[in-house]
RNA sequence: GCUCAGGAUGAACGCUAGCGGCAGGCUUACACAUGCAAGUCGAACGGUAAGGAUCACUUCGGUGAUUACACGAGUGGCGCACGGGUGAGUAACGCGUAUACAACCUACCUUUAACAGGAGGAUAGCCCCGAGAAAUCGGGAUUAAUACUCCAUAACAUUGAUUUACCGCAUGGUAUUUCGAUUAAAACUCCGGUGGUUAAAGAUGGGUAUGCGUGACAUUAGUUUGUUGGUGAGGUAACGGCUCACCAAGACUACGAUGUCUAGGGGUUCUGAGAGGAUGAUCCCCCACACUGGUACUGAGACACGGACCAGACUCCUACGGGAGGCAGCAGUGGGGAAUAUUGCACAAUGGACGCAAGUCUGAACCAGCCAUGCCGCGUGCAGGAUGACGGCCCUAUGGGUUGUAAACUGCUUUUAUUAAGGAAUAACAGGUCCCUACGUCUUAGGCCCUGACGUUAACGUCAGAAGAAGCACCGGCUAACUCCGUGCCAGCAGCCGCGGUAAUACGGAGGGUGCAAGCGUUAUCCGGAAUCAUUGGGUUUAAAGGGUCCGUAGGCGGACUAAUAAGUCAGGGGUGAAAUCCAACAGCUUAAGUGUUGAACUGCCUUUGAUACUGUUAGUCUCGAGUAUAGACGAAGUAGGCGGAAUGUAGCAUGUAGCGGUGAAAUGCUUAGAUAUGCUACAGAACACCGAUUGCGAAGGCAGCUUACUAGACUAUUAUUGACGCUAAUGCACGAAAGCGUGGGGAGCGAACAGGAUUAGAUACCCUGGUAGUCCACGCCGUAAACGAUGAUUACUCGAUGUUGGUGAUAUACAAUCAGCGUCCACGGGAAACCUAUAAGUGAUCCACCUGGGGAGUACGAUCGCAAGGUUGAAACUCAAAGGAAUUGACGGGGGCCCGCACAAGCGGAGGAGCAUGUGGUUUAAUUCGAUGAUACGCGAGGAACCUUACCUAGACUUAAAUGUAGAUUGCAUAGAGUGGAAAUAUGUCUUUUCCUUCGGGACUAUUUACAAGGUGCUGCAUGGUUGUCGUCAGCUCGUGCCGUGAGGUGUCGGGUUAAGUCCCAUAACGAGCGCAACCCCUAUUCUUAGUUGCCAGCGGAUAAUGCCGGGGACUCUAGGAAAACUGCCAGCGUAAGCUGUGAGGAAGGUGGGGAUGACGUCAAAUCAGCACGGCCCUUACGUCUAGGGCUACACACGUGCUACAAUGGCCGGUACAGAGGGCAGCUACCACGCGAGUGGAUGCGAAUCUCCAAAGCCGGUCUCAGUUCGGAUCGAAGUCUGCAACUCGACUUCGUGAAGUUGGAUUCGCUAGUAAUCGUAUAUCAGCAAUGAUACGGUGAAUACGUUCCCGGGCCUUGUACACACCGCCCGUCAAACAAUGGAAGCUGGGGGUACCUGAAGUCUGUAACCCGUCUUUGAUGGAAGCGACCUUAAGGUAAAAUUACUGACUGGGGCUAAGUC
Repeated sequence: GCUCAGGAUGAACGCUAGCGGCAGGCUUACACAUGCAAGUCGAACGGUAAGGAUCACUUCGGUGAUUACACGAGUGGCGCACGGGUGAGUAACGCGUAUACAACCUACCUUUAACAGGAGGAUAGCCCCGAGAAAUCGGGAUUAAUACUCCAUAACAUUGAUUUACCGCAUGGUAUUUCGAUUAAAACUCCGGUGGUUAAAGAUGGGUAUGCGUGACAUUAGUUUGUUGGUGAGGUAACGGCUCACCAAGACUACGAUGUCUAGGGGUUCUGAGAGGAUGAUCCCCCACACUGGUACUGAGACACGGACCAGACUCCUACGGGAGGCAGCAGUGGGGAAUAUUGCACAAUGGACGCAAGUCUGAACCAGCCAUGCCGCGUGCAGGAUGACGGCCCUAUGGGUUGUAAACUGCUUUUAUUAAGGAAUAACAGGUCCCUACGUCUUAGGCCCUGACGUUAACGUCAGAAGAAGCACCGGCUAACUCCGUGCCAGCAGCCGCGGUAAUACGGAGGGUGCAAGCGUUAUCCGGAAUCAUUGGGUUUAAAGGGUCCGUAGGCGGACUAAUAAGUCAGGGGUGAAAUCCAACAGCUUAAGUGUUGAACUGCCUUUGAUACUGUUAGUCUCGAGUAUAGACGAAGUAGGCGGAAUGUAGCAUGUAGCGGUGAAAUGCUUAGAUAUGCUACAGAACACCGAUUGCGAAGGCAGCUUACUAGACUAUUAUUGACGCUAAUGCACGAAAGCGUGGGGAGCGAACAGGAUUAGAUACCCUGGUAGUCCACGCCGUAAACGAUGAUUACUCGAUGUUGGUGAUAUACAAUCAGCGUCCACGGGAAACCUAUAAGUGAUCCACCUGGGGAGUACGAUCGCAAGGUUGAAACUCAAAGGAAUUGACGGGGGCCCGCACAAGCGGAGGAGCAUGUGGUUUAAUUCGAUGAUACGCGAGGAACCUUACCUAGACUUAAAUGUAGAUUGCAUAGAGUGGAAAUAUGUCUUUUCCUUCGGGACUAUUUACAAGGUGCUGCAUGGUUGUCGUCAGCUCGUGCCGUGAGGUGUCGGGUUAAGUCCCAUAACGAGCGCAACCCCUAUUCUUAGUUGCCAGCGGAUAAUGCCGGGGACUCUAGGAAAACUGCCAGCGUAAGCUGUGAGGAAGGUGGGGAUGACGUCAAAUCAGCACGGCCCUUACGUCUAGGGCUACACACGUGCUACAAUGGCCGGUACAGAGGGCAGCUACCACGCGAGUGGAUGCGAAUCUCCAAAGCCGGUCUCAGUUCGGAUCGAAGUCUGCAACUCGACUUCGUGAAGUUGGAUUCGCUAGUAAUCGUAUAUCAGCAAUGAUACGGUGAAUACGUUCCCGGGCCUUGUACACACCGCCCGUCAAACAAUGGAAGCUGGGGGUACCUGAAGUCUGUAACCCGUCUUUGAUGGAAGCGACCUUAAGGUAAAAUUACUGACUGGGGCUAAGUC
């Protein structure tokens, strides 16, 4: 950083739904059919279209008259400016709050005062005629008024002049005296009154002005010409550039003008601990609007929602000539949309208009209808009831658990719904031929009567019966709640993490559970959590973040003392802060929600009085901050000039000869035209060795030979001096490495680009040879760096130690002290830690800059700077759930240090070449059964495949079938032998044969049959147990307590030694302990002792051809029990010690004597389900079982492990000697005979220290003489032997014959350090036999070499780096190709809003004019009015033009993002 748990909503959607109360209910200011929403007054008027009543007439259809009943249309008055709707516009004095009007108006209402005399002419209606489709209009005659006009009277009104007094807030205001001018009226009447005119005052309602507050964007920085002000005039109810004429040139703006975008404002509402954030539905206040735009009229009030005129768009009617209209009133319709209701009742109440009143009107309001949309309340039953029923689900399943007192069953209750009956309050007025009070009359008070839409109301209450009434979401963690089945990275889930690839508590279903409940979930939006924009309440060394540095403007902040003031600040008083809301108390609807009453609060604004510590302001003073002066000393500080030597290069001359140069090794290059090298001379440019340092100076960048001039600076010391003059610093100005750019120079060396040579798989690199820009100088740009201490500047405070630079005082670089710097270590403190620590990252203060997840991106667009390169400013869409810091443990490194091992080296012998054996791969096959596959598979499982084994294939058969057990029944059979069919299994009406014991009850055994339990070498070693391999017989792996660390962890186990060893010693915040090491165990090497049979035989005796053969013996060998012995114990040297060294002594053995067994924590999802066991899945006339035959033995080939060889250290022939261990009765066999031989036939001993299997190399002779041989033996032929039911596929051996390859083996590779390698044979297991050359043991003969640890491989310890942690077989970058969505540019195209200029210009106001018309009069004329015409405003609308701005789209194009296992 992302996400969740909370609360809320005018909501919508999904599933579900019993009742009631109170509320609420279009998104398109889109278009609207129909009805209704503003009328009323006959007590203003002329009158009478309709109705009632009365009278008359009547042809019974009606007609006429009257009417103080009533009233259409009309004149007139009042109202229509209220009430109701909507939020388009408006960033504004629009709204909120507080003021002001000495600058204003106000119908109806109230109070006060005065008044109302006279006259006149019209007009609508009615009647007649006419035009038109209609709307409507024209003409004639006649008539009334509270309509209209004139005259009179009149002031406290208006206006002009004038007198006096007082007051205030600047202009001024109030009162008053006198004189002039102007202007009023209406009637009706029941005679009571109502109404009228003028004036003053009040109340109410409005108008205007001002302070403060009230969005976003600076990638909008300048705006303005009636603009800002003045004088005068006009206009208005009223002030004012409101308008006009003239004059001046102002006004606003970084405290954000202007512009663009968005938006009605407030009381409030939601959230929050609060501060805040979001909000502006319902209710209340204000504003604005009424199809869009403009305009005025009437009026007290409008520039007027249901009025007028004009223009525009749209709709409708039309006879085409013309007309009509405006639901953002209530219902309702269409459309839009996820989405929001009835074309309802009645004026009964409240309120409004008119009226004297009755009353009329009122979609305001009161009610009802629809909708779980919200809030609140109630119910869907209560008690008992265990054999814990049935059913479901689960399990370790003869049983248990759970659903669950749940059900059934028994008893009880009846809220609510349903049904019947009666049945409130809201009703008070007004009104009445009423009664009564009172009286001169009217009024007034009381009583009675009348008036209810809702309403078949509420409330009360009746019958009956548990009867009519429960769902939704969730159950991996966050987060309360778990199991089974299905599925198998599929289907799906998901707010985040994530789940699913055959045992899913995460998908789907079920059982169970949890939460809420007439609702429950989901979605959307707001606040919260988020201290995640931090005022309360954050940060900036390394996580995002200090500007590269200095100076300095505005601004912010600022030393000590005194006085004044009272702006901030604090306290008291006053006004206001509408009501509702919120909060508290109380009341009352049964309660609650809702309602009422009262209080508190509304944290605000204004005003007034006071206080004066602090801040501010004013005045004065001070010296410690800051500056200045004097003296001293310091430095690679800067700028300009001069000078110097070394080196390098070049040139010349000389000496000199064949190479030089360069590298890991080379080559390119230079050189016989004389290089390199050496000497002398000359020139050129650049940089300054030693001193030199952990040093110094500078604001930073940066600064280094010597010297001169100029300039700047910090520091120290002493006093003096100014008197807060200071700090910081947005915008601004200046400086600013390297590279780069421009102009002109310069160019020795070095050296991007470039060329060549190497390296390499490639090498556009690293290495080498050259080399251009550049590097250098002058002038001008650029303005950035890991411009870093990754650490802004200033200031104060806060333990110590040590080094060093420059000063001071002093003779002094002794040792201390002090000031200013530069470093190291450390305490407190801080910090996530690493670390920082007086040079702070500690504790405070002031100011500036900057940050807010990663990527996109320091990119795009715009603006600005630059010659350019580029710099500065600086987004968004989209995408991810992380990115990042510090530290820890491992692992890793072609990092480091130390050490070990047949690891290398030193040696010996092999493998790799040949033939054969054997195993594997591959191929083949009906099958070639299966497993093991780097080390750690491959003579491995298999320690022995002809059948069997056998699991594979083909063919034929069987279906409870092989074995075992239990229970029941039956039986003495079956079986066995012979025969027949068949390949066999097997079939069979064939033949023969039939148990034991007994107490006679029965039992044992066998067989048959029934039932229940089968069987599987089928799958999963990645579900497992057990076992095994390997690292590795490597020295490691851990624990308890303590200590350290926020923690992961560390310490111990590290360090110094030592060892084969974490073996031991020393040291030590560690002290101890465990598993490993070692030892204990076995074999072997020596001795002693005990015991002597089957072993032995020295001495004694006997016997033989000979032999421990015999008697004896235990001495010896040996056998097998016990014991001893070796421990660095002793000595010398070294060492603190452990220990090491020694041809030491002694000893059979000497430093683990040799060998074996023994394998720590763990790693490899290592191997094995085919040894065995076992979960789950799968097959069940088959994937089970039986049988025969075949296969596992195939064969272009490749690999591993071996055997035999290639020969003379040998082959062959003859003679001759010496082991150990083990085996043996279906066995080993002496001995004899036969056979060339394998062997055969006899025969004896031995269940074994007794008998037997039983040696070879060696030694002594002979022969062969270097050849494919007398080497080598493969292959093949023939004949045999043995085992076995059977040797064809497919056994071993023997004899005779045959006589292949092979002459010591490429790259590479294996084993071994002593009784070892090498070499020689022997035995055994398995086994009828054997493919054994294998495996496991045994002994005989018996070497060479190790300097050493640089390197290869493996391992151990310490340390270091890390962006790795399935851990380098890791991680990960960029182009390209493909798909997707977003975005920039772009010739253009199409719209929107605003401004400017010009043209045309309706209605209308104001104004000018006055031929014609009308009225009046004092009549050649004057005056008033209407129309017409003109002018002005020119506005609305329309048109034209050029720019700017904004949005959509656009061939093509750019980069970025995200995707499957693609490519390089």